A computed fold for a 71-nucleotide RNA from Candidatus Vidania fulgoroideorum, annotated as transfer RNA. It matches the Rfam family "tRNA". The family's RNA type in Rfam is transfer RNA. The sequence is in RNAcentral, with records from ENA and Rfam.
[in-house]
RNA sequence: CUCCUCAUAGUUUAAAGGAAGAACACGGGUCUUCUAAACCUGAAAUUGAGGUUCGAAUCCUUAUGGGGAGG
Numbered sequence: 001c002u003c004c005u006c007a008u009a010g011u012u013u014a015a016a017g018g019a020a021g022a023a024c025a026c027g028g029g030u031c032u033u034c035u036a037a038a039c040c041u042g043a044a045a046u047u048g049a050g051g052u053u054c055g056a057a058u059c060c061u062u063a064u065g066g067g068g069a070g071g
Stems, first nucleotide, its partner, number of pairs: 001070007010024004018054001026042005047063005
């Protein structure tokens, strides 16, 4: 320098065009003398910028970052 691949919640991850779910963790509550456990409940995410589409996490372009291959 060229090419491939990945980027979603604090963490691990689902969602193959109809608008994002789960688990763990965290906050609140019930229970308990207290804690833990159990149960109920709440908050929390699509790497940035453009484009396509009625509609984009998903398709396209580009940038950034991680991983890989070639020279």